[in-house]
A computed fold for a 376-nucleotide RNA from Candidatus Solincola quzhuomuensis, annotated as Bacterial RNase P class A.
Model confidence (mean pLDDT): 79 of 100.
Lineage of the source: Bacteria > Actinomycetota > Candidatus Geothermincolia > Candidatus Geothermincolaceae > Candidatus Solincola.
Its Rfam family is "Bacterial RNase P class A". Rfam classes the family as a ribozyme.
Of the family's consensus pairs, 95% are formed in the model.
It was read from a public genome assembly, where an Rfam model found it.
RNA sequence: GGAGUUGGCCGGGUGGUCGCGGGCAGAAGAAACUGCUCGAGGAAAGUCCGGACUCCACAGGGCAGGGAGCUGGGUAACGCCCAGGCGGGGUGACCCGACGGAAAGUGCCACAGAAAGGGAAACCGCCCACCGCCCCUGAUGGGGCAGGGGCAAGGGUGAAAAGGUGGGGUAAGAGCCCACCAGCGGUCCUGGUGACAGGGCCGGCUUGGUAAACCCCUCCCGGAGCAAGGCCAAAUAGGAGCCGAUGCUGUGGCCCGCAGCGUUUGAGGCUCGGGUAGGCCGCUAGAGGCCGCCGGUAACGGCGGUCCCAGAUGGAUGACCACCACCCAGGGCUGGCCCCUGGGUACAGAAUCCGGCUUACAGGCCGACUCCCUCC
Numbered sequence: 001g002g003a004g005u006u007g008g009c010c011g012g013g014u015g016g017u018c019g020c021g022g023g024c025a026g027a028a029g030a031a032a033c034u035g036c037u038c039g040a041g042g043a044a045a046g047u048c049c050g051g052a053c054u055c056c057a058c059a060g061g062g063c064a065g066g067g068a069g070c071u072g073g074g075u076a077a078c079g080c081c082c083a084g085g086c087g088g089g090g091u092g093a094c095c096c097g098a099c100g101g102a103a104a105g106u107g108c109c110a111c112a113g114a115a116a117g118g119g120a121a122a123c124c125g126c127c128c129a130c131c132g133c134c135c136c137u138g139a140u141g142g143g144g145c146a147g148g149g150g151c152a153a154g155g156g157u158g159a160a161a162a163g164g165u166g167g168g169g170u171a172a173g174a175g176c177c178c179a180c181c182a183g184c185g186g187u188c189c190u191g192g193u194g195a196c197a198g199g200g201c202c203g204g205c206u207u208g209g210u211a212a213a214c215c216c217c218u219c220c221c222g223g224a225g226c227a228a229g230g231c232c233a234a235a236u237a238g239g240a241g242c243c244g245a246u247g248c249u250g251u252g253g254c255c256c257g258c259a260g261c262g263u264u265u266g267a268g269g270c271u272c273g274g275g276u277a278g279g280c281c282g283c284u285a286g287a288g289g290c291c292g293c294c295g296g297u298a299a300c301g302g303c304g305g306u307c308c309c310a311g312a313u314g315g316a317u318g319a320c321c322a323c324c325a326c327c328c329a330g331g332g333c334u335g336g337c338c339c340c341u342g343g344g345u346a347c348a349g350a351a352u353c354c355g356g357c358u359u360a361c362a363g364g365c366c367g368a369c370u371c372c373c374u375c376c
């Protein structure tokens, strides 16, 4: 100098003018007004996991159903995080892993191939020991055929054909036997809390893959969700109880009167209770933020100090202007990280709260590490 890996952080600043929501104060209260003060995020998002909280349900056990699945630790809990093991990728920093069991059972394995899992299977092959047939021979015996049978070596198909190499053996062959190697199982030793790693001995045990197929094993799991849930509580209608003609309609300007209805089927009044509209609480002080010390490799924990940091409910947290900052494009010459002009500054946005994961994001900053090239 180039190419990368990884961890963390920021994500516009200042001033002015209008505007919005909450709280407090303005000599009882409400509205308005005034003043002071607070007012979005790293993801507030997706609503995918885990909890707090609330209501409902609940002796205990089992079945069904759903989920988790290497080990140790962290945590309120987790499918999250940290550290490690194993496997895979990369020259490396580092990254990725649905990472229990296929020697319980069942299923599946395209195309090709004889055959795709039974220790099966004969397409091209190899062989004739055994059975059979034919020929030679007096007989023993010898030769031949491949009906029949043996073989899993060689060829061929395939991602995969059931350990590999060499030797012995055989009619031909084959872990059939042997040596070495590889794997598996058993057992022992060493290291490690453990996953696991290294090693010794024994057993010819050689057993395909797939559980992101059923299934088996271990562990976990009640339901609904702040529109949870609680309190206050109209108008109208309906309900219950008590009183009960003081009532209603017509005529009429109104009153009296008159007529009709009602008085067991009850006008009207009073009281009570439930629900709705509406209002209030839940509601924002919390597994809280920041700083320091201590323990721990770390995740995280302990102690001390300090701070208060949105709470709306058609839903506030905004708009405009100026200057600055950064980036891009064009231009200028005095060639400076200078000047001028124009453009851009993301994703998004609380709604009970918290811990995670995932996804989106203009631009920028800091730390650690790796590989290559060059120079000293």
Stems, first nucleotide, its partner, number of pairs: 001372010012324007020039007041347001045358002048356005053225004065221005070084005085099001086097004100216002105214002107210003123155002125151004131147001132145005163181006182206002184203008229281004239272005246267001247261005288307008325345008333336001